[in-house]
RNA sequence: GCGGGAGUAACUCAGUGGUAGAGUGUCAGCUUCCCAAGCUGAAGGUCGCGGGUUCAAAUCCCAUCUCCCGCU
Numbered sequence: 001g002c003g004g005g006a007g008u009a010a011c012u013c014a015g016u017g018g019u020a021g022a023g024u025g026u027c028a029g030c031u032u033c034c035c036a037a038g039c040u041g042a043a044g045g046u047c048g049c050g051g052g053u054u055c056a057a058a059u060c061c062c063a064u065c066u067c068c069c070g071c072u
Stems, first nucleotide, its partner, number of pairs: 001071007010024004018055001026042005048064001050062003
């Protein structure tokens, strides 16, 4: 330099054009003599960044940044 993959909640990951989700974790409540476990609820997101297409983009297109793999 070229090609491919990944980037979404604190962490691990779903979500292939029509309201952004799960598990774990955090907080509150219930339960218990206490802790753990269990149950209920809540908070937490510029979907790496910038443009484009579209009535509508995490999703399609372009450019770019970081990480990983391969080729030269």
This is a predicted structure of a 72-nucleotide RNA (transfer RNA) from Candidatus Entotheonella gemina. NCBI's taxonomy places the organism under Bacteria, Candidatus Entotheonellia, Candidatus Entotheonellales, Candidatus Entotheonellaceae, Candidatus Entotheonella. The RNAcentral record of the sequence draws on ENA and Rfam. It matches the Rfam family "tRNA". Rfam links the family to the GO term triplet codon-amino acid adaptor activity. The coordinates come from a structure-prediction model, not an experiment, and the mean pLDDT is 83.